This is a predicted structure of a 71-nucleotide RNA (transfer RNA) from Trebonia sp.
Rfam family: tRNA. It is annotated as a transfer RNA.
Model confidence (mean pLDDT): 82 of 100.
The RNAcentral record of the sequence draws on ENA.
The organism belongs to Trebonia, within Bacteria.
């Protein structure tokens, strides 16, 4: 130093140009003599900065991180 692949709620994991969802966790309430288990409700997320487009998580460029690969 050059290739590749990723980075998304706390935690995993989808979305690859048009409303960011689910899962578990967290809170809250229902149920229960209490707790546990189920129901319901709610919380929380696009790595950073530019470009492009009406509209970017998403395409382009650069950096930062993580993993694999050359030499």
């Nucleotide at each position: 130093u050059c290739c590749c692949g990723g980075g998304u709620c706390g935690u995993c994991u989808a979305g690859g140009g048009g409303c960011a969802g689910g899962a578990c966790g967290g809170u809250u309430g229902a149920c229960u003599u209490u707790g546990a288990c189920u129901c319901a409700a709610u919380u929380a997320a696009c790595g950073g900065a530019g470009g492009u487009u009406c509209g970017a998580a998403u395409c382009c460029u650069c950096c930062c991180c993580c993993g694999g690969g050359a030499g």